The part of an RNA shown here (small-subunit ribosomal RNA, central domain) has 347 nucleotides and comes from an uncultured bacterium. Its Rfam family is "Bacterial small subunit ribosomal RNA". The prediction has a mean pLDDT of 87.
Context: one part of a larger RNA
């Protein structure tokens, strides 16, 4: 490199939005870059392959052909691919109505618990465990009312539900703002589309920086226990941190461990949003989300129209296990680190 592959063996980028690229509907003219037909030129000799011939053979040699898969030019062809100029409407956007969510940003309001505080009641214990003790109570605790503050988090509704490009989103409300589905619907523009190296933006959860807040929880750490020891599970407390602003950070089993899009392939059965269409029954259809299965694939497990199935375009990745996501050297970062990313050496 040819070829195979990437759900679980190595291999799908966290996730989109886009630049070059590459790829790309239907139908006409024209053009002749690819393309494809011939005809010249050129492709150096020597090797290389083949024919004949000399050295007694061979190897060596000589001769002739072929080959030299390629570049140049001239003159046709015109299916396809490209250029150019027109046409269409099935792709794709837009309009018009109606329709759906825990979809987002910002504000505002609500109960219940949990903790303090204050007072009331009212005594001697609470708590906590396998048993304990550490704590915490007569300076009145635990428990109870009553009234106040705080901060997180929204129980039942809950779904095998729904939205969101991943991340992830749940009290109730108002504005704003984005998506996405329906229509015998109306027109509109008319290939404006698909993918995407670099690039931009997003990106749980720990963490970082300033500056706030801290009610519960809690890494650190302090003390009781437990144990041969216990730097641990266990209980007492108990700080960052968790919460809100504004910056970095840029990672995860970021997972369906299953890249994007567009056609194509037997049923069955639930649900979610809309339409036919009316009446709630029952059919249909679009669009999403579940469970079974034919065909098919797969090493199996299983997937099976939400393919892991038959194509098809285009981007990422793989190449035996350690050494290793490590050195080094470049970026990026305030740092912790992240990205790129070896090799020698051994099996």
């Nucleotide at each position: 490199u040819u070829g195979g592959g990437u759900u679980u063996a190595a291999a799908g980028g966290g996730u989109g939005c886009g630049u070059a690229g590459g790829c790309g509907g239907c139908u006409g003219u024209u053009u002749a870059a690819g393309u494809u037909a011939u005809a010249g030129g050129u492709g150096a000799a020597a090797u290389c392959u083949c024919g004949c011939g000399g050295c007694u053979c061979a190897a060596c040699c000589g001769u002739g052909a072929a080959a030299u898969u390629g570049c140049c030019u001239g003159u046709g062809a015109u299916a396809c691919u490209g250029g150019a100029c027109g046409g269409c409407u099935a792709g794709c956007a837009a309009u018009u109505a109606g329709a759906c969510g825990c979809g987002g940003u910002a504000g505002g309001c609500g109960g219940a618990a949990u903790g303090u505080g204050u007072g009331g009641u009212g005594u001697a214990g609470c708590g906590g465990u396998g048993a304990a003790a550490u704590g915490c109570u007569u300076a009145g605790a635990u428990a109870u009312c009553a009234c106040a503050c705080a901060g997180a988090a929204c129980a039942c509704c809950g779904a095998u539900u729904g939205c969101g490009a991943a991340g992830g989103c749940a009290g109730c409300u108002u504005a704003c703002c984005a998506a996405u589905c329906u229509a015998u619907a109306u027109u509109u523009g008319g290939a404006c589309g698909c993918u995407g190296a670099g690039g931009c933006a997003c990106g749980a959860a720990a963490g970082c920086g300033u500056g706030g807040g801290u009610a519960g929880c809690a890494a650190a750490c302090a003390g009781g226990a437990u144990u041969a020891g216990a730097u641990a599970c266990c209980c007492u407390g108990g700080u960052a941190g968790u919460c809100c602003a504004c910056g970095c950070a840029g990672u995860a089993a970021a997972c369906g461990a299953u890249g994007a899009u567009a056609a194509c392939u037997c049923g069955u059965u639930g649900u979610c949003g809309g339409c036919g269409a009316u009446a709630u029954a029952c059919c249909g259809u679009c669009g999403g989300u579940g469970a079974c299965c034919a065909a098919g694939c797969g090493a199996a497990a299983g997937c099976g129209a939400u393919a892991a199935g038959u194509u098809a375009u285009c981007c990422a990745c793989c190449u035996g296990g350690g050494g290793a996501g490590u050195a080094c050297g470049u970026u990026c970062g305030c740092a912790a680190g992240a990205a790129u990313g070896a090799a020698a050496c051994u099996c």